[in-house]
Order: sequence, then C1' cells, then structure tokens
RNA sequence: AGCCGGCCAGGCGGUCGCGUCGGCUGGGAGCCCGAUCAUAUCGGGGCCUGGCUGCCGAGGAACGUCCGGGCUCCGCAGGGCAGGGUGGUGGCUAACGGCCACCCGGGGUGACCCGCGGGACAGUGCCACAGAGAACAGACCGCCCGCUGCCCGUCACGGGGAGCGGGUAAGGGUGAAACGGCGGUGUAAGAGACCACCAGCGGCCCAGGUGACUGGGCCGGCUAGGCAAACCCCACCCGGAGCAAGACCAGGCAGUGCGCGUUCGAGGGCUGCCCGUCCGAGCGCACGGGUAGGUCGCUAGAGGUACCUGGUAACAGGUGCCCGAGAUGGAUGACCGCUCAACGACAGAACCCGGCGUACCGGCCGGCUCAU
Repeated sequence: AGCCGGCCAGGCGGUCGCGUCGGCUGGGAGCCCGAUCAUAUCGGGGCCUGGCUGCCGAGGAACGUCCGGGCUCCGCAGGGCAGGGUGGUGGCUAACGGCCACCCGGGGUGACCCGCGGGACAGUGCCACAGAGAACAGACCGCCCGCUGCCCGUCACGGGGAGCGGGUAAGGGUGAAACGGCGGUGUAAGAGACCACCAGCGGCCCAGGUGACUGGGCCGGCUAGGCAAACCCCACCCGGAGCAAGACCAGGCAGUGCGCGUUCGAGGGCUGCCCGUCCGAGCGCACGGGUAGGUCGCUAGAGGUACCUGGUAACAGGUGCCCGAGAUGGAUGACCGCUCAACGACAGAACCCGGCGUACCGGCCGGCUCAU
C1' cells in the first nucleotide's frame, strides 16, 4: 500500500415516564363454590376501578418482504393444457434462487476477486450508431484486366490521369462484431483455390477423476459471428390462501321485493382452464336490520454456545451449560451529571425460523499478500 475473515454498536449514575407479568393494598357491584335450617352470616374464587412496589423490556440488520420452510385453514379419483421457477459438477440442509468444495471462463504482480455458467447444425427472430456491406454478406478507397478517347516523352519500348465494363475480400477505412491466423505456391490482381504449421470445430480412441472436466493420439471436411435477463427447446421442481391464518366464548338482529332452480336439476367442490367426477336444494340481485367485545393461537426454537468425534469444508452426531419483548391504537422514551477522541450512525418487534438483498457514525481483533 492492499486482500480476507470475525467482533462491538457507547459506558456508569440520578430523576420522571411507558408496557407485560408478579406481590401487597383501597374502593365498588353482589356473580360462582363451600359451611349452615336459612334469602342472614362466615370462608374461598372471580369481576370492575385505583394506589404502592419488584423483575424484565428490540437489532445486526428487528428493515425490504425477494426466495425457502414450519404452522393454520381449504383441497387431496384420474388425465390433459396453460402458468411460474431453477440451470457447470459433487455435496450440505427441513427447504431454498442459500451455503461449502471443486471445474470452466475472466480480472489482478500477488493475497484474492467476479460470473443469471444448459442448448445458437430443432425452428423463428434481433444485431443500435457508424459503415459500401451486419449473416447463404459486402466493391467506398485501393489493386488488377479489357475497351474508348486525351496529355507528356521517345528513333522505338513507355509514363500519367479520365470514362465505361469486369475481376478481386490480400491492403485501407467503419464498427462491439466484417465470414480463421501466419508464411508460401499460385495468379492479370487475388482468394483454403492449393500446401506446411497454428488456432478452432466435429467424430473416434487411450489415460486420470464419483463428476463437471483435464492431458494425449488418430481421422475428417477445410472455418463454423453474437444475443436464449428474445420467443423457443431440454432436464428438474412447484396445490391455493395466509396469524385480519384459524379455534372458542359472550352478545346483537327483522325481514321484504324481484329473478333462476328442485332429477328437464340452479348452484357448488376438485383454488388458472378443459375433460371427467362428486355433492346438491337452494342460489343471485336490490332495499332494510345487527355487531365492531373477550380468550387462545403467542413464543423454548430445524435455538445459542464450549468441548469431543466424523468430514478439506458447508454440516452432522454426542455431552455440558445458557436463553425473562409478546403488544392489539400497539410499550422500550426524555432530561441531567460524569466519562470515552466523539456531536455517537443506520434504523425499531407484531406467528416463528433459515437465507438473500439493502442501509450504516466510529472502532477493535486475527490471518495473509506486495514493495522497501
């Protein structure tokens, strides 16, 4: 000067305030149970409403809600179509679009980093600008040949430029990309037209590897552009909706009119559609009426951590230890003092978990690389 990984996210004290839970206690109504002959009385519990007090009370991302799973409800004969997702290989995992290891490609002197990394001879489509031409390509300049006529010069051969016709993909120029590279043969000039070597493509074989793939050999025709985060093709995966899920308790209400239908079957389930199948006596629209309370779900879990064992690792197994938000108009704050270099960032739970992505003041630790 860098690369990689991990950690912290101000601390202490005081005062006031908020939320859950617990303890003590005041008041109110008179609900339940027991004792009792008893509606009186006593004991216990519960309800409503206050006071005092104790413990605890956001994060590394609680965030975005982008993936995956748990959980809950609905569904779960079968077939087809559509739709969505993933995409090197092997493994890990409850699962994943995550993680680990490796392969291939690219970047860096290096530590290391990056890659939406199947198929472009299945088909279709697209390739901006520039450029003559952008995919069975293309003559703008150049090069070469022929014809016509002009100019210069010569004894003669010749030289120059113009027009027309043609050849040419070697050279120039444009571009992200111009239809292999380089040398030679060849030719009027040229060209895989031909040849050697190289690159690349296809096929076969050998060796190594679980595999992606790597190394090598032989043959072939001589050359094949890119884009699939364009359609598409291939392989694999995918029921739907979500804690306002869902369950229970308490309480409230009033129907009326019209239309369709009851085996000639409306409507509904198979949560995109069709076939098919099952249920089936109600269904739809309009007007009107009632409610807006409580309890559970709810947080200890695929949880964290130390050590041991297996594994390169992700991870798995074992033993020990640790782990006090749970609201429902939704709490976790404010002020002061001391202190740290500091004014202290980004931001806050709402069913839970595993990831990814994004935001972030400042600082600490470890390993490694390059230069001197």

Predicted 3D model of a 372-nucleotide RNA (Bacterial RNase P class A) from uncultured Dermatophilus sp.
The organism belongs to Dermatophilus, within Bacteria.
Rfam family: Bacterial RNase P class A. By type it is a ribozyme.
The RNAcentral record of the sequence draws on MGnify.
Its mean pLDDT, the model's own confidence on a scale to 100, is 76.